This is a predicted complex of two RNAs, RNase P RNA and transfer RNA, with 419 nucleotides together. The prediction has a mean pLDDT of 78.
[in-house]
């Protein structure tokens, strides 16, 4: 010094000058003004999944519909994540798998091909009224993505799990393991005869539904009119549909009005480092510290100087956990492979 | 900010639920008809099926993940 493999961190600095959102003080009758503090991310971004929270009745069941999908385990929950099994893929570090169930039933296999779940098209073998027809045959040929488990013998009239021995497969029993499974050992000739569930479906879990413009309150304005359905045989309400309960109305169009405030809304939460315990990890106890963006058209910027390796993807709008997606460059870490070129 | 939805030929759409051959209609082009021109007949060309991966022998369609465009949503009476 090369070729990779997995992970993690950061994401220009330092001064200066103007400006803008928010808080806290002070100043002015009042618009406002001035000081100080503090002000975007790892994805704030897609809105793809889980959850808080809030309305829909402090009445809900159940069918429907959707989501998941090997195993145990973490969580508030997840389709996240942690450890493992099994199967491909690489020398190897290591990477990829929606990975239940086609002996519950359906349904699909264009095209080629004799024929796709059913079969004899060439061939082989037999047999005959002999050049063509019966029958046996799935060893070889030919088509296909897929053609009756592979392979070598045994047998045979030619063949065949028809028969044997290994290998696959099934089913049972040991033994190890919480479990998927792994390992060995009898047995079964395998017509229980192919793939496909990211085809319906079957079993197993879970799952109410809409979103903060949810929604609360408090102010201002205006101006009603039609139409359907209902008033107890039941419209409407937890969005389909049933059953059950609530209730006197409710939907829907035309037409007027208002487009102002507070609050939800950030100093606080399943938040974060750190140390100790537990566990192989996820993570979970437990002490101690830290943590002030909050707007409502919407702030967070822009100039100059130095210095470098010349700065990448990108801008909070209720508020976490995930996941996919974008990202120049710099920096750590643990591990692999090989001695061939110079 | 939140919830939906659509992308197939130059345009505007079909097919995708149930997977195998991409189709119509308008417009192009060549023929024919016409003293010529329209319209009429007759025939032909045009397709990454927005991209990328995956399931499957096979994907326009099943499923993931990006990309673009478009809709809808305020409050009183």
């Nucleotide at each position: 010094a090369g070729a990779g493999c997995a992970g993690g961190g950061u994401g220009a600095a330092u001064g200066g000058u103007c400006g803008c959102g928010c808080a806290g003080a002070g100043a002015g009758c009042a618009g406002u003004c001035u000081c100080u503090g503090u002000g975007a991310g790892g994805a704030a971004a897609g809105u793809c999944c889980g959850g808080g929270c809030u309305u829909c009745a402090u009445a809900g069941g159940g069918c429907a519909g959707g989501a998941u999908g090997c195993c145990g385990g973490a969580u508030a929950a997840c389709g996240u994540c942690c450890g493992g099994c099994g199967a491909g893929a690489g020398u190897g570090a290591u990477c990829u798998c929606a990975g239940g169930a086609c002996c519950a039933g359906u349904g699909c296999a264009a095209c080629a091909g004799a024929a796709a779940u059913a079969u004899a098209c060439c061939g082989c073998c037999g047999g005959c009224u002999g050049u063509g027809c019966c029958g046996g045959u799935a060893a070889g040929g030919g088509u296909g993505a897929a053609a009756u488990g592979g392979c070598a013998g045994u047998g045979u009239a030619a063949g065949a799990g028809a028969c044997u021995a290994c290998c696959g497969c099934c089913u049972c029993c040991a033994u190890g393991g919480u479990a998927a499974c792994a390992u060995g050992a009898a047995g079964g000739g395998c017509a229980c005869a192919u793939g496909u569930a990211a085809a319906c479906u079957c079993c197993a879990u879970c799952c109410g539904a809409a979103g903060c413009a949810a929604g609360a309150c408090c102010a201002a304005a205006c101006a009603g009119g039609g139409a359907a359905c209902g008033u107890a045989u039941a419209a409407g309400g937890c969005g389909g549909c049933c059953c059950g309960u609530c209730c006197a109305g409710u939907u829907c169009c035309c037409g007027g009005g208002u487009a102002g405030g507070u609050c939800g809304c950030g100093a606080a939460g399943a938040u974060u480092u750190u140390g100790c315990c537990g566990g192989c990890a996820a993570c979970g106890g437990u002490a101690a510290a830290a943590c002030a963006a909050g707007a409502u058209a919407g702030a967070u910027g822009a100039c100059c100087a130095u210095u470098c390796c010349a700065g990448a993807c990108a801008g909070a709008a209720c508020c976490c956990g995930g996941c996919u997606u974008a990202c120049a460059g710099c920096c750590c870490u643990g591990c692999u492979c090989g001695a061939a070129a110079g | 900010c939140g919830g939906c939805g659509a992308u197939u030929a130059g345009c505007g759409c079909a097919g995708c639920c149930c997977g195998g051959u991409a189709g119509c209609g308008c417009a192009u082009c060549u023929g024919g008809u016409u003293u010529g021109g329209g319209a009429c007949c007759a025939g032909a060309g045009g397709g990454u099926c927005g991209c990328a991966g995956g399931u499957u022998c096979g994907a326009a369609c099943c499923c993931u993940g990006c990309a673009u465009c478009g809709c809808c949503g305020a409050c009183c009476a």